Predicted 3D model of a 73-nucleotide RNA (transfer RNA) from a Pseudomonadota bacterium.
Taxonomically the source falls in Pseudomonadota (Bacteria, Pseudomonadati).
The sequence is in RNAcentral, with records from ENA.
Rfam family: tRNA. About the family: Transfer RNA (tRNA) molecules are approximately 80 nucleotides in length. The family's RNA type in Rfam is transfer RNA.
The coordinates come from a structure-prediction model, not an experiment, and the mean pLDDT is 80.

RNA sequence: GGGCCCGUAGCUCAAAUGGCAGAGCGUCGCCUUCGCAUGGCGGAGGUUGUCGGUUCAACUCCGAUCGGGUCCA
Numbered sequence: 001g002g003g004c005c006c007g008u009a010g011c012u013c014a015a016a017u018g019g020c021a022g023a024g025c026g027u028c029g030c031c032u033u034c035g036c037a038u039g040g041c042g043g044a045g046g047u048u049g050u051c052g053g054u055u056c057a058a059c060u061c062c063g064a065u066c067g068g069g070u071c072c073a
Base pairs, nucleotide, nucleotide: 001072002071003070004069005068006067007066010025011024012023013022019056027043028042029041030040031039049065050064051063052062053061
């Protein structure tokens, strides 16, 4: 220098052909207990790595760029 894969909540990851961004764990509150654990209910938490483009509409398609991994040179 070139090819390919990955980047989404604090962590691990979903989101088929473009159509309201979710789950588990964690965290906070409440219920249950004499108390704790377990269990139940509810909440907060995201400019989807960044910038631009296409579209009525983009995590998704296109271009560039940054970071990580891998292969080739």